[in-house]
Context: one part of a larger RNA
RNA sequence: UUGGGCGUAAAGCGCGCGUAGGCGGCUUGUUAAGUCAGGCGUGAAAUCCGGGGGCUCAACCCGCGGCUUGCGUCUGAAACUGGCAGGCUUGAGUCUGGUAGAGGAAAGUGGAAUUCCUGGUGUAGCGGUGAAAUGCGCAGAUAUCAGGAGGAACACCAGUGGCGAAGGCGGCUUUCUGGGCCACGACUGACGCUGAGGCGCGAAAGCUAGGGGAGCGAACAGGAUUAGAUACCCUGGUAGUCCUAGCCCGUAAACGAUGGGCACUAGGUGUGGGGGGUCAUCGACUCCCUCCGUGCCGGAGCUAACGCAUUAAGUGCCCCGCCUGGGGAGUACGGCCGCAAGGCUAAAACUC
Numbered sequence: 001u002u003g004g005g006c007g008u009a010a011a012g013c014g015c016g017c018g019u020a021g022g023c024g025g026c027u028u029g030u031u032a033a034g035u036c037a038g039g040c041g042u043g044a045a046a047u048c049c050g051g052g053g054g055c056u057c058a059a060c061c062c063g064c065g066g067c068u069u070g071c072g073u074c075u076g077a078a079a080c081u082g083g084c085a086g087g088c089u090u091g092a093g094u095c096u097g098g099u100a101g102a103g104g105a106a107a108g109u110g111g112a113a114u115u116c117c118u119g120g121u122g123u124a125g126c127g128g129u130g131a132a133a134u135g136c137g138c139a140g141a142u143a144u145c146a147g148g149a150g151g152a153a154c155a156c157c158a159g160u161g162g163c164g165a166a167g168g169c170g171g172c173u174u175u176c177u178g179g180g181c182c183a184c185g186a187c188u189g190a191c192g193c194u195g196a197g198g199c200g201c202g203a204a205a206g207c208u209a210g211g212g213g214a215g216c217g218a219a220c221a222g223g224a225u226u227a228g229a230u231a232c233c234c235u236g237g238u239a240g241u242c243c244u245a246g247c248c249c250g251u252a253a254a255c256g257a258u259g260g261g262c263a264c265u266a267g268g269u270g271u272g273g274g275g276g277g278u279c280a281u282c283g284a285c286u287c288c289c290u291c292c293g294u295g296c297c298g299g300a301g302c303u304a305a306c307g308c309a310u311u312a313a314g315u316g317c318c319c320c321g322c323c324u325g326g327g328g329a330g331u332a333c334g335g336c337c338g339c340a341a342g343g344c345u346a347a348a349a350c351u352c
């Protein structure tokens, strides 16, 4: 609980699909539910308000009027909202032709590097640090050459770049597949926006089963440092990191710390995708216009300030979510979910 707010003060659900609901373009007719006007009925009395009267005043009391914001009913109005019927094309969508892209899934494949193994050359160190030591090495290491094995990640291109709803996506090829953008017309004819519940997706870590394991590396062990050093540094190193499966988990500084949609409101300058024009005409270019995306700067306006500023935090409308002093506490209890870890929902006492 009216209201005021939600970039950084408390506050935008991590993201989407969508049910109910809320809201909804232009136009004609009709209806009369909402709406508006009038009449009638009702709206008990007391109380309350106005003016009048009675107790010597007042409180109090009496009588009159008003109020009783409402409800019912009748008649009427028809602009707006709604209902019904019809029409329209600008919202939305479909078709056609192009087009960019690390969008997704599966299969295959390539080179560099690390490690390990085998062999060759070769000899006393290597490694590591602030300095060292642990460690490795005469059973031949490090270095170097050749061959082999295996796993993981893809240097340069690379961008202030692109794609995706978000999480996120990066060697190359093929197959399957989602979405976007642009151009010209044609078509459908409001089919739209949002979205409580619900459903799905959802980094990393973690869990279950099976595989895999090069490098890295929680835990752990050792060496150092130190007053101590359960750390930072060093040498090792298990889980994990990788793959397949799962009605698994469902969290995050899931961030633009900024919900979605539509419209409107100075510019300047980069960049990605498309179209048109100009010029060149052999063409890449140049310049101009335009649509979509993505950055920077900046005016009005907004803001507590910082800053935002056509990708708004400006000006409006629609819908959803959320906040309401700090601690206690995102905790307890209960419920739901989960194998567990835990998640979601979510207080109070007390205290300042």
Stems, first nucleotide, its partner, number of pairs: 003324004007306002012320001014201004021194003025088007033081002035077008048066003052062003091191001092188004096183004103177007110154001115149007125136002162169002206248001207246005215241002220236004259319006267297011301308002325352003334345004